Annotation: Predicted 3D model of an 87-nucleotide RNA (SAM riboswitch aptamer (S box leader)) from Terribacillus halophilus. Its Rfam family is "SAM riboswitch aptamer (S box leader)". About the family: The SAM riboswitch is found upstream of a number of genes which code for proteins involved in methionine or cysteine biosynthesis in Gram-positive bacteria. Taxonomically the source falls in Terribacillus (Bacteria, Bacillati, Bacillota, Caryophanales). Of the family's consensus pairs, 93% are formed in the model. The coordinates come from a structure-prediction model, not an experiment, and the mean pLDDT is 82.
RNA sequence: CUCUUAUCCAGAGAAGUGGAGGGACUGGCCCUAUGAAGCUUCAGCAACAGACUGUGUGUACUGUGCUAAUUCCAGACUAGAUAAGAA
Numbered sequence: 001c002u003c004u005u006a007u008c009c010a011g012a013g014a015a016g017u018g019g020a021g022g023g024a025c026u027g028g029c030c031c032u033a034u035g036a037a038g039c040u041u042c043a044g045c046a047a048c049a050g051a052c053u054g055u056g057u058g059u060a061c062u063g064u065g066c067u068a069a070u071u072c073c074a075g076a077c078u079a080g081a082u083a084a085g086a087a
Stems, first nucleotide, its partner, number of pairs: 002086007013042005021031003025075004043067003047064004051059002071079001
C1' cells in the first nucleotide's frame, strides 16, 4: 500500500519546546499570537484484540488507538479514521 469484517451522537489535557497554521478532501463553519502543526514529558480515556476476572457495559496489565466542536456540518459511500484478520 491492497482486500475482508466491525465500529464511528459515549469518554478523556496539562507543561515544556516550537513559531503559523490546523480541523483528511471540496464547500461551509470553526479553532488559533490569550500561541496552530510538529516534537518531548507527564497525566487521562477505554474503541478493538489479548490477559485477568467470571458476568459488573469489570480491571487499564499487554499491543494498538484516542484526549475542541456528532467522522464539526453538508457532499462524494467505490470517502475518511481506528481495530482485528488476510494476501